Predicted 3D model of a 267-nucleotide RNA (Bacterial large signal recognition particle RNA) from a Solirubrobacteraceae bacterium. RNAcentral holds the sequence, with entries from ENA and MGnify. It is recorded under the gene name ffs. Lineage of the source: Bacteria > Bacillati > Actinomycetota > Thermoleophilia > Solirubrobacteraceae. Rfam family: Bacterial large signal recognition particle RNA. It is annotated as a non-coding RNA gene. Rfam links the family to the GO terms SRP-dependent cotranslational protein targeting to membrane, signal sequence recognition and signal recognition particle, plasma membrane targeting.

């Protein structure tokens, strides 16, 4: 060096809690790598640190050591990291609002803009016409007279020899005075109703009309420079919690790379 059979060793690790310490059931990461009891009011050990039975695999890509790499766990860290929170004042960078410049876009303007003048008109009082509302009176309509209005007047009364007259109650009908209704029509009266007319007045506001003149008016943001203010954002200063970020310590799977390691027997 090759064979063949043993054996050591190897069938997962790793963090925290827990423990005098060590490993395990249980939590959690990470990987893919037997079964079977036993276990957190704990099983079980003893620096040689699971304990008790069983089966695989085996001296090398599988076993051990170092050494980089690094999931993830764990501590620290607020006094001089960021982040959050709370407080005070303070600054005045930015929103915020004021003045000014400068130039824009849009509308509109020689079919004539701002702006002037002059007139009416909206505002105020008189007075007048129509008109409308309210109220009053006629009219119309209905109802009204025991006895005191009129016509008609049963029945009944009186006068007459009869004929005939006479006066008249109730009833009926028409009105009078009086109650009541009235849409319309007629008269009147009333006024912080309208609307037209006329005279006076007030005057700024808005309208309209003529005339003068000739180019601007509005509306909308931008830049820029001064200047209020502390209402809202932000710096500043101070305090403080959680441990989210980061940093710092630590433990550290998996993954690289490196090196090391039995026994017998044949050839």
């Nucleotide at each position: 060096c090759c064979g063949u059979g043993c054996u050591a060793g190897g069938c997962g690790g790793g963090g925290a809690c827990g423990u005098a310490g060590c490993g395990g059931c249980g939590c959690c990461c990470u990987g893919a790598a037997c079964c079977c009891g036993c276990a957190a009011u704990c099983c079980g050990c003893u620096u040689u640190a699971g304990c008790g039975g069983g089966g695989c695999u085996g001296a090398a890509u599988u076993c051990c050591c170092c050494c980089u790499c690094g999931a993830g766990g764990g501590g620290u860290u607020a006094g001089a990291g960021g982040u959050c929170c709370c407080g005070g004042g303070u600054c005045g960078g930015c929103g915020u609002c004021c003045c000014g410049a400068u130039a824009g876009u849009g509308g509109u303007g020689c079919u004539g803009a701002u702006g002037g003048u002059c007139c009416g008109g909206u505002c105020c009082c008189g007075c007048g016409a129509c008109g409308g509302u309210g109220g009053a009176g006629g009219u119309c309509c209905g109802u009204g007279a025991a006895u005191c209005a009129g016509g008609u007047c049963a029945g009944g009364u009186c006068c007459g020899g009869a004929a005939g007259g006479a006066a008249g109650c109730a009833g009926c009908c028409u009105u009078a005075a009086g109650c009541g209704g009235u849409c319309c029509c007629c008269u009147u009266c009333a006024g912080g109703c309208g609307u037209c007319g006329u005279g006076g007045g007030a005057g700024c506001u808005c309208c309209g009309g003529a005339c003068c003149g000739g180019a601007g008016c509005c509306a909308c943001g931008a830049u820029c420079g001064g200047g209020a203010g502390a209402c809202g954002c932000g710096a500043c200063c101070g305090g403080g919690g959680a441990a989210c970020c980061g940093a710092c310590c630590u433990c550290g799977a998996c993954a690289g790379g490196g090196g090391g390691u039995g026994c017998a027997c044949g050839g």